A computed fold for a 692-nucleotide part of an RNA from an Anaerolineales bacterium, annotated as large-subunit ribosomal RNA, domain II.
The prediction has a mean pLDDT of 86.
Context: one part of a larger RNA
RNA sequence: GCCGGCGAGUUAAUCUCUGUGGCGAGGCUAAGGGAGUGACACCCGGAGCCGAAGCGAAAGCGAGUCUGAAUACGGCGCACUAGUCGCAGGGAUUAGACACGAAACCGGGUGAGCUACCCAUGGCCAGGGUGAAGCGAGUCUAAUCGCUCGUGGAGGCCCGAACCUUUCAGAGUUGCAAAUCUGUGGGAUGAGCUGUGGGUAGAGGCGAUAUGCCAACCGAACUCGGAGAUAGCUUGUUCUCCCCGAAAUAGCUAUAGGGCUAGCGUCGCGCGUUCAGUACCGGAGGUAGAGCACUGGAUGGGCUAGGGGGCUUAACGCUUACCAAACCUAACCAAACUCCGAAUGCCGGUACUUCAUAGCGCGGCAGUCGGACCACGGGAGAUGAGUUUCGUGGUCAAAAGGGAAACAGCCCAGACCAUCGGCUAAGGUCCCCAAAUCUGAGCUAAGUGGGAAACGAUGUGGGACUGUUCAGACAGCCAGGAGGUUGGCUUAGAAGCAGCCACCCUUUAAAGAGUGCGUAACAGCUCACUGGUCGAACGGUCCUGCGCGGAUAAUCUAACGGGGCUCAAGCUCAGUACCGAAGCCAUGGGCCUCCAACGCCUGCGGGCGCCGGAGGCGGUAGGGGAGCGUUCUGCCCGCACUGAAGGGUGACCGCAAGGACGCCUGGAGCGGACAGAAGUGAGAAUGCCGGC
Numbered sequence: 001g002c003c004g005g006c007g008a009g010u011u012a013a014u015c016u017c018u019g020u021g022g023c024g025a026g027g028c029u030a031a032g033g034g035a036g037u038g039a040c041a042c043c044c045g046g047a048g049c050c051g052a053a054g055c056g057a058a059a060g061c062g063a064g065u066c067u068g069a070a071u072a073c074g075g076c077g078c079a080c081u082a083g084u085c086g087c088a089g090g091g092a093u094u095a096g097a098c099a100c101g102a103a104a105c106c107g108g109g110u111g112a113g114c115u116a117c118c119c120a121u122g123g124c125c126a127g128g129g130u131g132a133a134g135c136g137a138g139u140c141u142a143a144u145c146g147c148u149c150g151u152g153g154a155g156g157c158c159c160g161a162a163c164c165u166u167u168c169a170g171a172g173u174u175g176c177a178a179a180u181c182u183g184u185g186g187g188a189u190g191a192g193c194u195g196u197g198g199g200u201a202g203a204g205g206c207g208a209u210a211u212g213c214c215a216a217c218c219g220a221a222c223u224c225g226g227a228g229a230u231a232g233c234u235u236g237u238u239c240u241c242c243c244c245g246a247a248a249u250a251g252c253u254a255u256a257g258g259g260c261u262a263g264c265g266u267c268g269c270g271c272g273u274u275c276a277g278u279a280c281c282g283g284a285g286g287u288a289g290a291g292c293a294c295u296g297g298a299u300g301g302g303c304u305a306g307g308g309g310g311c312u313u314a315a316c317g318c319u320u321a322c323c324a325a326a327c328c329u330a331a332c333c334a335a336a337c338u339c340c341g342a343a344u345g346c347c348g349g350u351a352c353u354u355c356a357u358a359g360c361g362c363g364g365c366a367g368u369c370g371g372a373c374c375a376c377g378g379g380a381g382a383u384g385a386g387u388u389u390c391g392u393g394g395u396c397a398a399a400a401g402g403g404a405a406a407c408a409g410c411c412c413a414g415a416c417c418a419u420c421g422g423c424u425a426a427g428g429u430c431c432c433c434a435a436a437u438c439u440g441a442g443c444u445a446a447g448u449g450g451g452a453a454a455c456g457a458u459g460u461g462g463g464a465c466u467g468u469u470c471a472g473a474c475a476g477c478c479a480g481g482a483g484g485u486u487g488g489c490u491u492a493g494a495a496g497c498a499g500c501c502a503c504c505c506u507u508u509a510a511a512g513a514g515u516g517c518g519u520a521a522c523a524g525c526u527c528a529c530u531g532g533u534c535g536a537a538c539g540g541u542c543c544u545g546c547g548c549g550g551a552u553a554a555u556c557u558a559a560c561g562g563g564g565c566u567c568a569a570g571c572u573c574a575g576u577a578c579c580g581a582a583g584c585c586a587u588g589g590g591c592c593u594c595c596a597a598c599g600c601c602u603g604c605g606g607g608c609g610c611c612g613g614a615g616g617c618g619g620u621a622g623g624g625g626a627g628c629g630u631u632c633u634g635c636c637c638g639c640a641c642u643g644a645a646g647g648g649u650g651a652c653c654g655c656a657a658g659g660a661c662g663c664c665u666g667g668a669g670c671g672g673a674c675a676g677a678a679g680u681g682a683g684a685a686u687g688c689c690g691g692c
Base pairs, nucleotide, nucleotide: 001692002691003690004689005688006687011095012094013093014092015091016090017089018088019087020086021085022084023083026050027049028048032044033043034042054061055060064076065075066074098236099235101233105226106225107224108223109222110221116200117199118198119197120196121195122194123193124192125190127159128158129157130155134151135150136149137148138147139146163187164186165185168183169182170181171180202218204214205213206212211220239627240626241625242624243623244622249262250261251260252259253258263368264367265365266364267363268362269361270360271359273356274358276353277352278351279350280349281348282347283346289340290338291337295334296333297332299330300329301328302327304324306323307322308320309319310318311317371396372395373394374393375392376391377390378389379388380387401412402411403410416589417588418587419586421585422584423583427579428578429577430563431562432561436576438575439574440573441572442571443570449565455549456548459546460545461544462543463542464541465540466539467538468537476533477532478531479530480529482506483505484504487501488500489499512527516525517524590617591616592615593614594613595612598609599608600607601606628681630678631677632676633675634674636672637671638670639669646665647664648663649662650661652659653658
């Protein structure tokens, strides 16, 4: 891992609701007892419980009572009556209470044969080196001290086996081994190593402290018990079909991944159009927008208090391209501004439409309280986020199908079943790939389409406005582009061309006190401007369609799904046809609900069957309904060696769970109807046991 078996809402008591049955203003017995072969049944037993009366804190009073001064108001009651005891089921509570699962807590014991430390008593440490004190001799001295040579053999001394240890590396890592092996290290007369016997015990011991060790996991050992501890947590929870179908919100919460109540679901009973949509009528309101009348903000100009600067003064005063209140004017800004002010939405009324798994009330049972994305309106954030937080709507959640290449949340559309029928939606119609190489008119040349901004640009189409031009424009070419004058100032210089000021006059077809280059300054080149040549168009501004650049990323083209596409197979406008889904239609079938006709039954409440009509049948949590199967029991009826159960197999029946029948196997029990009771259904729980 697979296969097989086992494996999870039970039982009791009490409360409550529903169904059903008995009796009914009553209902029921409990313990216990009697009888009985036995067990249910049967017979006693009325203690007691619930109900038939309530109100008050109570005394108490009583269809009333309490409050109160009250025969008042008001509260709770009466008049309108139904209970009670079984059985079954839903739910609650108390119990282990659907099952498995802690980390832990407490109690009694068992452990120091591992290990820590201690006590007692034993054992062990090859060999080599160094050479302390002391002592002797010599030397030296007045004598010591000292020095030299010997002797001596100290040391948590040195090197290094046994022994102890384990620094580093490698191997090993389902190992040789639940700590080892190999190499390399440390200690090796000591705070050394070691044998045996003994001691210290868990709220504890021991500890040269590492929270270390106390029998292979020690921040508190192990074992048994309390014990099925508790687990707002995780996982799992077993047959079928039918109907409906949520929530991820609010308030409160030592509350935030849990609860309670409400909201939303379902089932029953009641009310009977009250719901919803649309139209009209009547309302409340201060958002969007807008505005500046208020409150504030903020810019330019004017005017002008005050302040600053300058001048001046004895005092006064004068002035200002400074700042600036108020005021005037122009143009603005605001969630916490409003002289104004919608659209929607909301409330009420009337009418119409829809008659529904609309609405409302009461009751039984829930689940939900982590939501996600998208669109729009806001906040937070960086006018970031597949971000976060609200509001309104949608989808997913709990929704399959078609489209978007692929793609919960986008677009279309809500799957009862079948059909080798039809029509459409979104989206598409050259090939992959179903359907137009469709029609008309344009645009794009960038493979733009088929990713991107500020910004940049004689790309190109359309529109508007405005110029020049056959009296010759625009571009090119030829020629001129002068004089006063080197204008004045400044400056070393300043001559059109550093800078400042002015910007005139003359000759002219025309020519600036000069457009740019240039010089130290001049010079030189050039432009404006004019003539000629040429001979027909040439400029400017704005709006707009489609394109261009801007454009750089990591495995590989890789930013149309691909092929491939250019009067398109791209884009825009208009049109026709077709394709396209589980949508709609058609045909057949199944189920549910409601209506209505008929038939049967009836305990008169209703139930069952059937022809027809209308509507419905996606679905998680969850509510409701109807069934299948397993084991056992009661009663009735059956089968079986002429072959039971079980096993194998087959084209049968039933919507399904499942059920027959035939054959083979097997070799002794088994089934059907009705009713009852449950150890009643397995694929999952890192489930348990077994097999392979």
Annotation: Its Rfam family is "Bacterial large subunit ribosomal RNA". Rfam links the family to the GO terms ribosome and structural constituent of ribosome.